TPP riboswitch aptamer (THI element) from a Bacillota bacterium, 113 nucleotides, folded computationally.

[in-house]
Order: sequence, then structure tokens, then C1' cells
RNA sequence: GAAAAAAGCUGGGGGAGUCCGGGGAGCCGGGCUGAGAGGGCAGCCGAAUCCGCUGCCGACCCCUAUCACCCGAUCCGGAUCAUGCCGGCGUGGGGAAGCGAUCCUUUUCGUGC
Repeated sequence: GAAAAAAGCUGGGGGAGUCCGGGGAGCCGGGCUGAGAGGGCAGCCGAAUCCGCUGCCGACCCCUAUCACCCGAUCCGGAUCAUGCCGGCGUGGGGAAGCGAUCCUUUUCGUGC
């Protein structure tokens, strides 16, 4: 001198499955995978082919992308008591970013002493 970037900050996106036993309002205990398997509040709906839906907050993950997540998909193969468990599809189609950073911090490269 040049380039890149981290912590952090602010804002935003997203999912919550499956099996067993008990229970009867929407609950309790346990197993599996996972970062997370719906923790709190409010509203709505609701009586067993049921045990939920929505909003806000919280925990967790992700934010330009071959690690969030969704779609294809009631997909294909394997495993499992079972599953969105594993693999494929898949560098697929979608998918939410700014500051930090003209200085300071870190890294790399070049040049000079």
C1' cells in the first nucleotide's frame, strides 16, 4: 500500500417428528433421532376416528447458500417397534442481511527500512 475477515450489534428467516406405557381434557412417565421434539402467557376451538389451532414472548438453528428451513413427496432404496432414522433425489426448484469495514482489531499478499 492492497485485499479479505472475526467477535459483537441491530434486524430478519425457520422447525418442533416418531414409538411404548399410563391417564382422560387437551395430561404424566419413558425410548429414538436431532442444535432444538412446543417452555411461558393470551385467545380460539373442543368430548374420544379425540388429546388441537392461532398470536406474542422464550430456548435453539439459520440469514445469499452444496449444513436453517420449505417444495417435489402420500417419492425411491436400506434399516427400525416406528418415524421427515440413514442414504438417494441434491452443485435440484425456492429461501431470510445490514452495520462492524475509509479509522481501530485480526488474517493474507506486495513493497521499503

The model forms 96% of the base pairs in the Rfam consensus. Its Rfam family is "TPP riboswitch aptamer (THI element)". Rfam links the family to the GO term thiamine pyrophosphate binding. Rfam describes the family as follows. Vitamin B(1) in its active form thiamin pyrophosphate (TPP) is an essential coenzyme that is synthesised by coupling of pyrimidine and thiazole moieties in bacteria. The previously detected thiamin-regulatory element, thi box was extended, resulting in a new, highly conserved RNA secondary structure, the THI element, which is widely distributed in eubacteria and also occurs in some archaea. Analysis of operon structures identified a large number of new candidate thiamin-regulated genes, mostly transporters, in various prokaryotic organisms. The THI element is a riboswitch that directly binds to TPP to regulate gene expression through a variety of mechanisms in archaea, bacteria and eukaryotes. through a variety of mechanisms in archaea, bacteria and eukaryotes. Its mean pLDDT, the model's own confidence on a scale to 100, is 81. NCBI's taxonomy places the organism under Bacteria, Bacillati, Bacillota.